[in-house]
Formats: sequence, C1' cells, structure tokens
RNA sequence: GGUGCUGUGGCUUAGUUGGUAAAAGCGCCUGUCUAGUAAACAGGUGAUCCUGAGGUCGAAUCUCAACAGUGCCU
Repeated sequence: GGUGCUGUGGCUUAGUUGGUAAAAGCGCCUGUCUAGUAAACAGGUGAUCCUGAGGUCGAAUCUCAACAGUGCCU
C1' cells in the first nucleotide's frame, strides 16, 4: 500500500430478507433478610446502536466516507 471482518448500557452479547416501545446476563444503587458479609427476594439505574453523510414514508439493520481494533496478501 491492497483486502476481508468487527464497532450496540460500565463489561459480555442478542437483535441484520428495514416497520415504528433496543432485549438479556453480569455490574451498580435502594430495600427486605443476617450479628455482619455473601446468597436469595423486591424495586430501580444506564446505550439517540463508534462518527459524518446519503437514499427511504420509516434505519441499530441498506449505501458511501472517515476513525479505531483485528486477520490475510504484498
């Protein structure tokens, strides 16, 4: 330099033949329980889906570009 893949709460992921409330586990916070901690139970918390643009009535999902990570080729 060329090329493929990936980017979604604090972390790990789901959701992709576009369809209108973005889901789960862990975590974190509060309470109950306990002598106390953990566990368990109840409630709560947080992602405008990496960034910008485009097309569409409508985008996490399609297209383009940039950025970051990663693999391959030279």
Molecule: transfer RNA
Organism: Leptobrachium leishanense